[in-house]
Context: one part of a larger RNA
Molecule: small-subunit ribosomal RNA, central domain
Organism: metagenome
RNA sequence: CUGGGCGUAAAGCGCGCGUAGGCGGUUGUCUAAGCUAGAUGUGAAAUCCCAGGGCUUAACCUUGGAACUGCAUUUAGAACUGGGUAGCUAGAGUACAGCAGAGGAUAGUGGAAUUUCAGGUGUAGCGGUGAAAUGCGUAGAGAUCUGAAGGAACAUCAGUGGCGAAGGCGACUGUCUGGGCUGAUACUGACGCUGAGGUGCGAAAGCGUGGGGAGCAAACAGGAUUAGAUACCCUGGUAGUCCACGCCGUAAACGAUGUCUACUAGCCGUUGGGAUCUUUAAGAUUUUAGUGGCUCAGCUAACGCGAUAAGUAGACCGCCUGGGGAGUACGGUCGCAAGAUUAAAACUC
Numbered sequence: 001c002u003g004g005g006c007g008u009a010a011a012g013c014g015c016g017c018g019u020a021g022g023c024g025g026u027u028g029u030c031u032a033a034g035c036u037a038g039a040u041g042u043g044a045a046a047u048c049c050c051a052g053g054g055c056u057u058a059a060c061c062u063u064g065g066a067a068c069u070g071c072a073u074u075u076a077g078a079a080c081u082g083g084g085u086a087g088c089u090a091g092a093g094u095a096c097a098g099c100a101g102a103g104g105a106u107a108g109u110g111g112a113a114u115u116u117c118a119g120g121u122g123u124a125g126c127g128g129u130g131a132a133a134u135g136c137g138u139a140g141a142g143a144u145c146u147g148a149a150g151g152a153a154c155a156u157c158a159g160u161g162g163c164g165a166a167g168g169c170g171a172c173u174g175u176c177u178g179g180g181c182u183g184a185u186a187c188u189g190a191c192g193c194u195g196a197g198g199u200g201c202g203a204a205a206g207c208g209u210g211g212g213g214a215g216c217a218a219a220c221a222g223g224a225u226u227a228g229a230u231a232c233c234c235u236g237g238u239a240g241u242c243c244a245c246g247c248c249g250u251a252a253a254c255g256a257u258g259u260c261u262a263c264u265a266g267c268c269g270u271u272g273g274g275a276u277c278u279u280u281a282a283g284a285u286u287u288u289a290g291u292g293g294c295u296c297a298g299c300u301a302a303c304g305c306g307a308u309a310a311g312u313a314g315a316c317c318g319c320c321u322g323g324g325g326a327g328u329a330c331g332g333u334c335g336c337a338a339g340a341u342u343a344a345a346a347c348u349c
């Protein structure tokens, strides 16, 4: 170096964009770098191999041959790869017209509920639990009615429904904006795929500055439970949760399944389009892009996967190599910090 793997055994970067690189549709023509064939030169000797010879054999020595699979030059070839050139339209993209959607950002609006405050009615309890107690209440609580304030979240619709690359996204309206799907034509003409470094996004918690603070609630306090109870249960309660700006960059960031492409057998749903048909109420058939369930073949250690593959192949990247030590130490980089990232060894079984 080759050979094996990565759903659950070790192993897919959390997810995009993209540089270098790797790989790349179809036709004609030129070239001849790769490639193929021939020739010439060279490839020292020894060694190795083959056939002989010499020491009584052997090791050893020696003669000849082959080989030295290489390199250079040259001649020829042109299928494939590469390069040049001229085209093509099936990949990719653009224009036009529609469609669905919690996709994103921002401004405004709304109702239910909780809490607090003010007022009315009204009287002795309320609350909480397995049972209690702490707690609240005659300074009038709880209950009920009216009004006000303020913050956060948006019941029903709601769905193995939708959208998004992932994280994620759910009241309503406006503005700005990304992507997807469908249709018929026109256009560009390989503009593509992947992607080391790089760069952007990235739940929750956490951090900085300034606001906000209803409910909930780490820490904390009290009451219980208990042998104890630094817990589970209860009463309170501060950071935080919310907003703006900036950082952090991690998750069982999961489909524990990288991205792209092609091919491969059925049945039943569901979402968004298109087409055709019928009784125009809805339905049937078909096609396409998603999204689910059950199976053929095949695969798998099994479980299971099964056209949304873990099947059959191709391109490119990432990653794994016994358990512990350890995702640790040291060093580097990043960070305000918390820490993140890169990442060993001794030793031990």
Stems, first nucleotide, its partner, number of pairs: 004320003007303002012317001014201004021194003025088007033081002035077008049065006091191001092188004096183004103177007110154001115149007125136002162169002206247006215241002220236004258316006265295014298305002322349003331342004